[in-house]
RNA sequence: GGGCCCGUAGCUCAGCUUGGAUAGAGCGGCAGCCUUCUAGCGGGCCUCGUGCCCCGAUGAAAGCUGUAGGCCGCGGGUUCAAAUCCCGCCGGGCCCG
Numbered sequence: 001g002g003g004c005c006c007g008u009a010g011c012u013c014a015g016c017u018u019g020g021a022u023a024g025a026g027c028g029g030c031a032g033c034c035u036u037c038u039a040g041c042g043g044g045c046c047u048c049g050u051g052c053c054c055c056g057a058u059g060a061a062a063g064c065u066g067u068a069g070g071c072c073g074c075g076g077g078u079u080c081a082a083a084u085c086c087c088g089c090c091g092g093g094c095c096c097g
Stems, first nucleotide, its partner, number of pairs: 001096007010027004020080001029067005035061003040055001042054004046049001073089005
């Protein structure tokens, strides 16, 4: 220098081929609900023990529900309409010389 592939939410990706009306999934974040466990200079009782009962998070975990977060790598073009098509550029990967 040339060719191909990739770039979409904090992360992993789908959607692109065949343009279409609010751009999505899982994980993660946040909030609520619920269940369980545990803490506690917690409470009560007695037969005073390695006891029984009650309360119970501002700690932890499972589940459910809701919610926020994107100018679809950047710029331009085509079009009524672009994440999607075209051109240039940027970044990453592979190959050729």